[in-house]
The RNA shown here (Guanidine-I riboswitch aptamer) has 120 nucleotides and comes from Aerophototrophica crusticola. Lineage of the source: Bacteria > Pseudomonadota > Alphaproteobacteria > Rhodospirillaceae > Aerophototrophica. Its mean pLDDT, the model's own confidence on a scale to 100, is 84. The sequence was found by an Rfam model in a public genome assembly. Of the family's consensus pairs, 100% are formed in the model.
RNA sequence: CGGCAUGGACGCUAGGGUUCCGGUGCCGCGGGCUUCACCCCCGCCGCAUGACUGGUCCGAGAGCAGCCGCCCGGCGGGAGACAUCCGCCGGGUACACGGCGGGACAAAAGCCCGGGAGAU
Numbered sequence: 001c002g003g004c005a006u007g008g009a010c011g012c013u014a015g016g017g018u019u020c021c022g023g024u025g026c027c028g029c030g031g032g033c034u035u036c037a038c039c040c041c042c043g044c045c046g047c048a049u050g051a052c053u054g055g056u057c058c059g060a061g062a063g064c065a066g067c068c069g070c071c072c073g074g075c076g077g078g079a080g081a082c083a084u085c086c087g088c089c090g091g092g093u094a095c096a097c098g099g100c101g102g103g104a105c106a107a108a109a110g111c112c113c114g115g116g117a118g119a120u
Base pairs, nucleotide, nucleotide: 007068008067011064012063015058016057020055021054022052023049024048025047026046028044029043030042031041032040069093070092071091072090073089074088075087076086077085095115097118101113102112103111
C1' cells in the first nucleotide's frame, strides 16, 4: 500500500417530537343552578398549545437482555477410519473520540446519510 472478514432480525431503554388519544386554555351552542342574569358545573363542535407529566408513535455502529448465524473444541447417532448429514455441551464473536449540514415519516431525535468528514 492492497485484498478478505469482524453478521442478522427482534424486545427494551437513553433520547425524540406532536399524526391520533388524553391534558390545558379560548370561542360558540345546549343543559344544570338562579325570579332573571353573571360566576360556577356538565356535555358537544371548532381553534390553539409538547418550556403539557402521560397513552399511541419514532428510536441507538460506538446502550441493555436474550435468540439465530458464523468460528474453535468435545460428545452422541446413521454401516462407517476421514469427509459429509443431524443433534447436544462448552468457549469465542474484539475495539470504537466524532462535527457542521442534509433526509424521511405528522414531526423531531443518539433514526438514515454515518464505524461518514475529521481527530488519535